[in-house]
RNA sequence: CUUUCAUGCAGAGAGGCUGAGGGAACGGCCCGAUGACGCCUCGGCAACCGGCGGAGUCCCGCUGUGGUGCCAAUUCCGUCCCGAUGAAUAAAACCCAGGGAAAGAUGAGAG
Repeated sequence: CUUUCAUGCAGAGAGGCUGAGGGAACGGCCCGAUGACGCCUCGGCAACCGGCGGAGUCCCGCUGUGGUGCCAAUUCCGUCCCGAUGAAUAAAACCCAGGGAAAGAUGAGAG
C1' cells in the first nucleotide's frame, strides 16, 4: 500500500515545552495568542487483541499485569442514493425525520 471482518449518538484531562495554525479531502460550522495542533510526563476511558471462566460453532460473563486505541463537538455536520410529513413552486429544485452507501478512523487477520 491492497484486501477481509468488526465497531463508531456512550466514556475519559491536568502539568510542562513549543508557538500558528488545527478539526483527513471539499463545503459549512467550529477550536485557537485566555496558547489551539503537536511533543513529553503523569492521570484517565474503553474493552479490539490478550488473560480467566462458561457454553458444541455462533456466543456470554469477569479482568485490566500485557499489545494497540482513545480522552472538543455523533466519524462535528453535510457530500452519493432512497426518502415520510410539512413548507415552497407553474412544475421542480433547495429545506427536512429517517434509512443506506462512499470516504476516512481504530482493531484483528491475510497478501